[in-house]
Molecule: Lysine riboswitch aptamer
Organism: bovine gut metagenome
RNA sequence: GAUAGAGGCGCGGGGUUCAUCAGUAACGCCGUCGAGCCCGUCCAGGGGCCGCGACGCGGCGGGAAAGGGAAUGCCGCCGAAGCCCGCAGGUUGGAGCCCUGUCGGGUUGGGGGAUCGCAGAACAUGCGGUUCACUGUCAUGGCCGUUGGCGGCUGUGGAGCGCUAUC
Numbered sequence: 001g002a003u004a005g006a007g008g009c010g011c012g013g014g015g016u017u018c019a020u021c022a023g024u025a026a027c028g029c030c031g032u033c034g035a036g037c038c039c040g041u042c043c044a045g046g047g048g049c050c051g052c053g054a055c056g057c058g059g060c061g062g063g064a065a066a067g068g069g070a071a072u073g074c075c076g077c078c079g080a081a082g083c084c085c086g087c088a089g090g091u092u093g094g095a096g097c098c099c100u101g102u103c104g105g106g107u108u109g110g111g112g113g114a115u116c117g118c119a120g121a122a123c124a125u126g127c128g129g130u131u132c133a134c135u136g137u138c139a140u141g142g143c144c145g146u147u148g149g150c151g152g153c154u155g156u157g158g159a160g161c162g163c164u165a166u167c
Stems, first nucleotide, its partner, number of pairs: 001167005008078001010077004015072004027061006036049004041095004081108006087101004109135002112132008137158009
């Protein structure tokens, strides 16, 4: 340097079904109010609706969807993947939010419990921080076994840019 592997409630993606979202939103009708309202936030520009009653409020009718979740099975995998910053693109222009990215840099070994924060309709779930033990790996101290190699137990520490095997 190449190839192949290991960690386990292991990581990520799609399909199908189901529940939730929700008797919510759109939309229609009635009543009321009486001048503004909408194009997600701010500025600019442009456009649309409105005294033939907008917006708001109340009632009746109507009745979803996406995201997220569970099950099931398939696919790609073991920096799998996640997060942060930058860059590029998406939008009428700018900022900001959000989304995408095969781009660049940084960071996290892994799953879990608790707690705080963010997102979310949510008590589901996801993400991040802190903390707690657990677990895998390597190094190392001690003890035991072994001719040795090495193996077992236990303590401490490091990080996947790592570890093991073969060439």